[in-house]
Order: sequence, then structure tokens, then C1' cells
RNA sequence: AGCUGAAAAAGGCAUACCACUCGUGAGGGUGGGGCGCAAAGCUACCGGUCCACCGAUGACGGAGGACAGCGGGGCUGCCAGA
Repeated sequence: AGCUGAAAAAGGCAUACCACUCGUGAGGGUGGGGCGCAAAGCUACCGGUCCACCGAUGACGGAGGACAGCGGGGCUGCCAGA
């Protein structure tokens, strides 16, 4: 440096739900909580899902937004093993 995550340790993150709060909404923030996670760190590049707006009888289309804990890609990284 690359590969791997069986066992272990140091530490890390934090689903649902609850409180307060921001947002029309999807959802975000802070605190509690802890289902889980070896990238559950970062990134909307590709696919996907979701939201609200406009058009359409509708399938759907347009333009904008949300999700990185849906999958893939990119960048970075702890510990251990052979």
C1' cells in the first nucleotide's frame, strides 16, 4: 500500500418513538432515546423513493425540492487479522 471483518479492544454514529423548534410538504435542527451500523463519515454524479407547484381526463410530462440509515459511483478514515 492493497485485501478481509471471524474474535477483541479503544473510541464513533444513532432507527422507531418523545419534547421543543424550522418548513406548505417530503423533511431539517437541538435534546432525550437506541433499532441497528466497519464507513450509518462526506458528496445528489447515476438509478430509485418521497414532497409540493404547473400542465394533462389520465397514464404521464415540466420545473423545483427532500432522502447519503434504498442501491451504485467518487473522496476520506479508526481498530484488528492474514